A computed fold for a 375-nucleotide RNA from a Gemmatimonadota bacterium, annotated as Bacterial RNase P class A.
Rfam family: Bacterial RNase P class A. The family's RNA type in Rfam is ribozyme. Rfam's curators write: Ribonuclease P (RNase P) is a ubiquitous endoribonuclease, found in archaea, bacteria and eukarya as well as chloroplasts and mitochondria.
Its mean pLDDT, the model's own confidence on a scale to 100, is 77.
A source record names the gene rnpB.
The sequence is in RNAcentral, with records from ENA.
Taxonomically the source falls in Gemmatimonadota (Bacteria, Pseudomonadati).
[in-house]
RNA sequence: GCGGAAGGAAGAGGGGUCGCGGCCGGCCACAUGGCCGGUCCGAGGAAAGUCCGGGCUCCACAGGACAGGGUGCCGGGUAACGCCCGGGCGUCGCGAGGCGACGGAAAGUGUCACAGAGAACAGACCGCCGAUGGCUUCGGUUCGUCCGGGGCACAGGUAAGGGUGAAACGGUGGGGUAAGAGCCCACCGCGCGCGCCGGAGACGGCCGCGGCACGACAAACCCCACCAGGAGCAAGGCCGAACAGGAGCGAGCGGCGGUCCGCCGCGUUCGAGUUCCGGGUAGGCCGCACGAGGCGCCGGGCAACCGGCGUCCCAGAUAGAUGACCCCCAGGGCUUCGGCCCGGUACAGAACCCGGCUUAUUUCCUUCCGCCGUC
Numbered sequence: 001g002c003g004g005a006a007g008g009a010a011g012a013g014g015g016g017u018c019g020c021g022g023c024c025g026g027c028c029a030c031a032u033g034g035c036c037g038g039u040c041c042g043a044g045g046a047a048a049g050u051c052c053g054g055g056c057u058c059c060a061c062a063g064g065a066c067a068g069g070g071u072g073c074c075g076g077g078u079a080a081c082g083c084c085c086g087g088g089c090g091u092c093g094c095g096a097g098g099c100g101a102c103g104g105a106a107a108g109u110g111u112c113a114c115a116g117a118g119a120a121c122a123g124a125c126c127g128c129c130g131a132u133g134g135c136u137u138c139g140g141u142u143c144g145u146c147c148g149g150g151g152c153a154c155a156g157g158u159a160a161g162g163g164u165g166a167a168a169c170g171g172u173g174g175g176g177u178a179a180g181a182g183c184c185c186a187c188c189g190c191g192c193g194c195g196c197c198g199g200a201g202a203c204g205g206c207c208g209c210g211g212c213a214c215g216a217c218a219a220a221c222c223c224c225a226c227c228a229g230g231a232g233c234a235a236g237g238c239c240g241a242a243c244a245g246g247a248g249c250g251a252g253c254g255g256c257g258g259u260c261c262g263c264c265g266c267g268u269u270c271g272a273g274u275u276c277c278g279g280g281u282a283g284g285c286c287g288c289a290c291g292a293g294g295c296g297c298c299g300g301g302c303a304a305c306c307g308g309c310g311u312c313c314c315a316g317a318u319a320g321a322u323g324a325c326c327c328c329c330a331g332g333g334c335u336u337c338g339g340c341c342c343g344g345u346a347c348a349g350a351a352c353c354c355g356g357c358u359u360a361u362u363u364c365c366u367u368c369c370g371c372c373g374u375c
Stems, first nucleotide, its partner, number of pairs: 001371010013328006020042002022039007044347001048358002051356005056232004069227004073087005088102001089100004103223002108221002110217003125162002127158003132155002134152007170188006189212001190210004195206004236286004245277005252266005293312008331342004
C1' cells in the first nucleotide's frame, strides 16, 4: 500500500425571535375552559417489525393427566427468555475468525426423486479372471471320458478399476490370489469396556477387545427430558351528564319587567315543577411516567453480569405537541491566499413500561489476519 476479520463510539453544537405540548404560579369564569407569566421539561439508537421473554391488570383454578404448542451439547448470567457470556464438539476459511434446533436412527413406522446393474441386511452394465467344470485344438500315450501345452468366454467366480448418483455396505499401503475381496497384517476410522487418567461438566487422552455388525433423514411421524393456565392498557378502576325508566312530594312553575299590577306560555283526572334511585352511554379522571432507571467512582468476575457509595429526575400527547426563521460555529467546496459559496444533513418519529432479537441508516475509532513493497 492493497484485500479482509472482529469490536466499540457518536448520530449533532451555541445564541436570538415566534409557535406547540407538559408542569408551576397568577387572574377571569366557576361546567368542561380562557388569558398572562415562568420553566436547568419535551423523541430514538433503532421510538420500526410486533418475532421471543417479563412486570402490571382482570378472569379462571382441589389435585393429577391427556390433546395441542415450544425448547433441546455443557457451565454460568438474568425477573425471565428461543437472549447474552465462557467452554466443548462438528464444519467452512491459508488466517484473523464465521456458522451450527448440536437429545434419540442397535423402540417402531415411513421416505430416499432422477440417473443407475444395484438404494438397505442391495447389486453385476463395462471391465478383470476363468483356478474348478465344459467345449475345442496340438502333442504324448501304458489306449483309461489318461497326461501336458494352447485357445474359447459356455457355466461360473470377482467387486480391485471404470461408469451412475446427494449417498454404492469402511479408507490407505502391503501380503495374498486365477482374478479379487478384512481373506490376512500395519496404520487411520468405527463399535464395545459402565477399564484407567484429566476435567465441575460437555468432552479429551491412553489401554484392551472386536475384522466391521450399526447408510442418510426426527425444522417426517414418533420416543425421551424440560417449559408453560387464558386474555391483554380498547387490561382494569373511579366519577358521571342529556334522553328514557322507577319512587316520593306536588298546585303552581317559567318568560317580559327595577318592583307591584298586568300580559303570554305550560299545568292542576291524562299531573307542570321538584327531590331521590339504580344502571353507567357522551364525557372526564386514575392506571401513566421513581424505574429489573441514567451517569460517575470503587470492588468482585476471563466475560455476560453482580455489589457498594455518590449524584441526577429525564416526554407523557389522546386525533395525538416536539416546528419555523435569523446569526455564529462544526463540517464541506472553490481560490489570484485578500476572500467567496454551501450549511445542521442518513434512517426515521414515542402512545402502559422494561429485557432481547431482527431489520433500516450516516460517519468515526480501535485491535487483529493475509499478501506485496521498502528500510